Model confidence (mean pLDDT): 84 of 100. Small-subunit ribosomal RNA from an uncultured bacterium, 1433 nucleotides, folded computationally. It matches the Rfam family "Bacterial small subunit ribosomal RNA".
RNA sequence: AGAGUUUGAUCAUGGCUCAGAACGUACGCUGGCGGCACGCCUAACACAUGCAAGUCGAACGAAGUAGCAAUACUUAGUGGCAGACGGGUGAGUAACAUGUGGGUAUCUACCCUUUGGCCUGGAAUAACACGGGGAAACUUGUGCUAAUACCAAAUAAGCCCUUACGGGGAAAGUUUUAAUGCCGAAAGAUGAGCCCGCACUUGAUUAGCUAGUUGGUAAGGUAAAAGCUUACCAAGGCAACGAUCAAUAGCUGUUCUUAGAGGAAGACCAGCCACAUUGGGACUGAGACACGGCCCAGACUCCUACGGGAGGCAGCAGUGGGGAAUCUUGCACAAUGGGGGAAACCCUGAUGCAGCGAUGCCGCGUGAGUGAAGAAGGCCUUUGGGUUGUAAAACUCUUUCGUCGGGGAAGAAAAUGACUGUACCCGAAUAAGAAGGUCCGGCUAACUUCGUGCCAGCAGCCGCGGUAAUACGAAGGGACCUAGCGUAGUUCGGAAUUACUGGGCUUAAAGAGUUCGUAGGUGGUUGAAAAAGUUGGUGGUGAAAUCCCAGAGCUUAACUCUGGAACUGCCAUCAAAACUUUUUAGCUAGAGUAUGAUAGAGGAAAGCAGAAUUUCUAGUGUAGAGGUGAAAUUCGUAGAUAUUAGAAAGAAUACCAAUUGCGAAGGCAGCUUUCUGGAUCAUUACUGACACUGAGGAACGAAAGCAUGGGUAGCGAAGAGGAUUAGAUACCCUCGUAGUCCAUGCCGUAAACGAUGUGUGUUAGACGUUGGAAAUUUAUUUUCAGUGUCGCAGCGAAAGCAAUAAACACACCGCCUGGGGAGUACGACCGCAAGGUUAAAACUCAAAUGAAUUGACGGGGACCCGCACAAGCAGUGGAGCAUGUGGUUUAAUUCGAUAAUACGCGAGGAACCUUACCUAGGCUAGAAUGCGAGUGACAUCCAGAGAGAUCUGGAGUUCUUCGGACACAAAGCAAGGUGCUGCAUGGUUGUCGUCAGCUCGUGCCGUGAGGUGUUGGGUUAAGUCCCGCAACGAGCGCAACCCCUGUUUUUAGUUGCCAGCAAGUAAUGUUGGGGACUCUAGAAAGACUGCCUGCGUAAGCAGAGAGGAAGGAGGGGACGACGUCAAAUCAGCAUGGCCCUUAUGCCUAGGGCUACACACGUGCUACAAUGGCGUAUACAAAGGGUAGCGAACCAGUGAUGGUAAGCCAAUCUCUAAAAGUACGUCUCAGUUCGGAUUGAAGUCUGCAACUCGACUUCAUGAAGCUGGAAUCGCUAGUAAUCGUGUAUCAGCAAUGACACGGUGAAUACGUUCCCGGACCUUGUACACACCGCCCGUCAAGCCAUGGAAGUUGGAUAUACCUGAAGAUGGUUGCUGUAAGGCGCUGUUUAGGGUAGAGCUAGCAACUGGGGCUAAGUCAUAACAAGGUAGCCG
Repeated sequence: AGAGUUUGAUCAUGGCUCAGAACGUACGCUGGCGGCACGCCUAACACAUGCAAGUCGAACGAAGUAGCAAUACUUAGUGGCAGACGGGUGAGUAACAUGUGGGUAUCUACCCUUUGGCCUGGAAUAACACGGGGAAACUUGUGCUAAUACCAAAUAAGCCCUUACGGGGAAAGUUUUAAUGCCGAAAGAUGAGCCCGCACUUGAUUAGCUAGUUGGUAAGGUAAAAGCUUACCAAGGCAACGAUCAAUAGCUGUUCUUAGAGGAAGACCAGCCACAUUGGGACUGAGACACGGCCCAGACUCCUACGGGAGGCAGCAGUGGGGAAUCUUGCACAAUGGGGGAAACCCUGAUGCAGCGAUGCCGCGUGAGUGAAGAAGGCCUUUGGGUUGUAAAACUCUUUCGUCGGGGAAGAAAAUGACUGUACCCGAAUAAGAAGGUCCGGCUAACUUCGUGCCAGCAGCCGCGGUAAUACGAAGGGACCUAGCGUAGUUCGGAAUUACUGGGCUUAAAGAGUUCGUAGGUGGUUGAAAAAGUUGGUGGUGAAAUCCCAGAGCUUAACUCUGGAACUGCCAUCAAAACUUUUUAGCUAGAGUAUGAUAGAGGAAAGCAGAAUUUCUAGUGUAGAGGUGAAAUUCGUAGAUAUUAGAAAGAAUACCAAUUGCGAAGGCAGCUUUCUGGAUCAUUACUGACACUGAGGAACGAAAGCAUGGGUAGCGAAGAGGAUUAGAUACCCUCGUAGUCCAUGCCGUAAACGAUGUGUGUUAGACGUUGGAAAUUUAUUUUCAGUGUCGCAGCGAAAGCAAUAAACACACCGCCUGGGGAGUACGACCGCAAGGUUAAAACUCAAAUGAAUUGACGGGGACCCGCACAAGCAGUGGAGCAUGUGGUUUAAUUCGAUAAUACGCGAGGAACCUUACCUAGGCUAGAAUGCGAGUGACAUCCAGAGAGAUCUGGAGUUCUUCGGACACAAAGCAAGGUGCUGCAUGGUUGUCGUCAGCUCGUGCCGUGAGGUGUUGGGUUAAGUCCCGCAACGAGCGCAACCCCUGUUUUUAGUUGCCAGCAAGUAAUGUUGGGGACUCUAGAAAGACUGCCUGCGUAAGCAGAGAGGAAGGAGGGGACGACGUCAAAUCAGCAUGGCCCUUAUGCCUAGGGCUACACACGUGCUACAAUGGCGUAUACAAAGGGUAGCGAACCAGUGAUGGUAAGCCAAUCUCUAAAAGUACGUCUCAGUUCGGAUUGAAGUCUGCAACUCGACUUCAUGAAGCUGGAAUCGCUAGUAAUCGUGUAUCAGCAAUGACACGGUGAAUACGUUCCCGGACCUUGUACACACCGCCCGUCAAGCCAUGGAAGUUGGAUAUACCUGAAGAUGGUUGCUGUAAGGCGCUGUUUAGGGUAGAGCUAGCAACUGGGGCUAAGUCAUAACAAGGUAGCCG
């Protein structure tokens, strides 16, 4: 000192959380020793038992004991002193209680000093004795007695009172000397009382409180001032600087934290206060209204003979209870103190010690050295090794602590030691008796394996876990701390997150809607005085302890002691006079007044005007008008709409008009008049700081709304109807009430916004504009007051602001402190109401938010492209069949693909095989493969059984190039799996898309994400090229390079060709020859906007241009950027992990993949005459062929068969091309169309055509007459149409796929619309990116909370009744010698009772909203123009 967490990423804002320190702690696991501290925070709850305050015989009598006695000792009582200290606790108390600093109207036992006294008498009484009562506690009668007990008289230096004359008041003795005690007074010390300034918690949802209240006089009273008390008089006193009330709380020195300022706390120790079971009261006394005293009342407990008594641990121990939680019913007065005493001494749970507790702080130990075979074991592993790890073992050494033995202090000034045989010292033995806790995803130091599989669980925050979890559990390893370690709680810190130091308010939370103005705060300039603030000096005080510094003592430290500093404060005093302040005298720059001008939708009232609208009247006129996306409701033949004229009414004021003007804001707009507020400019005459802000307060304050009375043309909530729609309580249309208008009175709120409080000053400019003024060169310049745009510095998170600041400063006010709950509840105030103002909490979340960035998206925009639409052609969708899929069925119908991008797809060919599926029968190191070693047999054949695999029996006894081949048996290393995971993967593929994009380096811009480049203007098929430009370059894509094809040349001619020459045939390149042609296949050429014209800066475009076979990419193909879809494939192959191993492997037979109510996709054939059929006849290309193609001939209607030439192919063959052409026939019909289906008979392949092949012939002759909504393909040698071939293949379900050629069109105006795409821009609450996000009701569960009939408590004011003890007053009663006492009675009063009021707390049927909760219902309100822009009231 910071870190994590909002986002795809960024910067802010802002909360939550963490790392630190501390604790009177508690809990979990663990636990060796010692020192020093500390130890009921809860029930001020109740307490058994013991102890905690006594002492004095030198005050007194008496009794007792000992003694012969003198005498000594002991003690109940009288008396004295103490018991008001010490010890405990923190309930109460918000107060002169406390702290601090002052004051004095006071008292002060014992103590110190000084001074003066101590004289004379008297009457009682306890004890005691004898009786009485009582259970007891105790009490009572009579009698006796003493005193330092009590009373009276005397005296009075001081003293007290006084009218200043006078008056009043004391004592105690003891003892043998000597002392001590007693009384009065003065002074001191100590302690206490009272008064005052300042400081001292929260709440205004507590705003008024107070009758002894405030003051005076008189009297009383006190130690003492005083309404302290009483009577009378006056009406004061306190309060926004917070009275009163409520809640909470002992205060302080200090403690914890912090850099500090602060914040929190008030255990232990120390000072003060208060209290002692609850409430009240006094007595005694120097001192109390008294913890271990008294009286009374209440509650509780105990004893009781029921009549009555006793008690008070918040003293020390201890018990119960409460609680997460806090100790021994110990020892001693040895020390330090206290009480009494002359003293000895006694008492002392104060205190000193010990015990218990890791509760804290501090110190020490649990060993040290050597030791690699890097042991064993564990764990991991790529199987090589690594790690645990010098760690262990082993060897050598040491003995702190502990154990045993011996000695042995100080604390004690002469004696006296609880602690204690303690601290400490010496000796001995043995590594011996002594280590755990938490954590290891990030924050945060520390990683692997196994198990688990959104389960179990973890979690401080973010978050882990759904089969490869460094996050759960275990293990190994590691990190940290250590006799402790973690967890929980609390406080401060970090948090500048309440900001004095030290924050903010345009958009993140936050400027009151505006103004006036009170208190308050702040205030121009020059003198003088004062000295309150301020500054300096000095003095007093700020207790000790604590903190800090320096020393010292315990072996060290903690701890303790000594000294210093400090205690930042308060008070007093002296001084200074700059600033603030006060007083006083001036000034004019702030402010105001005056004078002269000016502009204006500023305000109020009255009057007037024209256009429009509607209605009414009258005329013209006829069938429609209105209205909409389209319609309808509606109006109209009873005459609408339209049009003409007239009348009436109400509301609003076109043009001017503007980025204008005015006003404090709201707001203000036709014209005229009257009244009226403010502003500006100029002049400088006057006043002389009169100023600024402004808590409370007051006034104004859009629209809507309310009240009363008017008014009502248009518009128009509610309402009605018509549409739209799945619905439509809406958007659209037709009507329409309140309202809108006026007057008066309320309301008091708006996104009342510049989301920007008011005032003053300072700080570059540029360009407009409104109202004045001045100067001149008459065209400008300057200046004042406004109002706008841009822009520098500066500021800002950025967007942006920028002299009209969001800059730099000052003054004052208001407001904010995470989101939600909530601007809500309750309370109060205001209001007729609606409602407004003020304004929480519980609970809940880890975010909510601002600005900007990149994408994606939009029923946003601009531009562009594509068979995308349009223009066309031919189809699909209807029929039958083929094929694939879904579904269903099944023992199985194997699996996968399944929007575009699955569905004639994997499969380029399922009868067996394939085959993965099912049924049944078999095998188990296995059906196949590799390795090394062995044997030489095995193979094969035959017979039997069996569905076969296989089993049984028999025969058989190898080849060799010597390497081996082949086969077998056993064991091993090892096999096998079309089992799972394509969401663990490689590879491959589809798609966007052959779309034109995707990036990088350096530089520059930005806090940053990012931007620039790549955007812009043109152009292109193209990020193709050109120009411009803070960019300059480059890469992957585009294009080109490659292949086919189109032209030409050249080379080469066999199996191809045949023009010319020759030969031959019925005929044919058949033969000799030839290379001319076609063709074959090598090499070249050719096309580049190169040329011309026009346009253009250029790139380039245009042209029926030239030339050319081909013209602007000639046509076609291969070729597919960065990436997207967790796209497809573990069943092509490969592969991690998991799973099976007499089975999920392998073999075999049969079956299935071919099922069939149905639905969909892709095709074929058709529905016919542009056709069918028949006969004749012409022209291809590209392929294939030896387990093959198979000519020709023969047989068969035919499929095909028989025989067989040729050909490993430019040679032979498949091979017939078909549409076409010519002729004939059919004549519009379910047909001579169409061919399904079915029957019969065959052919071929093949072990085998039943399930389940193809083909042929004969017969049969179904649906179908051009196909609804919808939808596909195609732009030229294309569509359409026609046939041909090949792969796979024994054969074939091929109508499929892939190729080949023949014939050969139509159309494209164009880019408005649909779909897809590119680029730019815009909006966004989306980023899993619109298949997004998201709101509300209802339904379910849980949680806290408001209201509430009522109910149960608490404290309190008030009224009345009652009224103890005590105090005080009275007293005709009784008593005493007296002082007086008793009794009776008045006043006061604790408590009790009754009444009813407000306050407050708990519970509550029912009820209201709120919050939370993977997959409920209804709609789709918001975010894009969110599909009606949204939002505020």